This is a predicted structure of a 73-nucleotide RNA (transfer RNA) from SAR202 cluster bacterium Casp-Chloro-G4. Its mean pLDDT, the model's own confidence on a scale to 100, is 85. It matches the Rfam family "tRNA". It was read from a public genome assembly.

RNA sequence: GGCCCCAUCGUCUAGUGGCCUAGGACGACGGCCUUUCAAGCCGUAAACACGGAUUCGAAUUCCGUUGGGGCCA
Numbered sequence: 001g002g003c004c005c006c007a008u009c010g011u012c013u014a015g016u017g018g019c020c021u022a023g024g025a026c027g028a029c030g031g032c033c034u035u036u037c038a039a040g041c042c043g044u045a046a047a048c049a050c051g052g053a054u055u056c057g058a059a060u061u062c063c064g065u066u067g068g069g070g071c072c073a
Base pairs, nucleotide, nucleotide: 001072002071003070004069005068006067007066010026011025012024013023018056028044029043030042031041032040049065050064051063052062053061
């Protein structure tokens, strides 16, 4: 340098054009319970890497950028 794959809450992940103002688990915070702690139960906050395109509609499709990984030279 060329080609391919990946990027979503703090972490791991669901998502395959409309059911997503994005769901779940762990973790965090608050409450209930308990003599106390843990466990359990309930609740709250927390994310689509960035820019553009297509479309009535994009986390999802396409192009580019950035970052990570792989193969080739």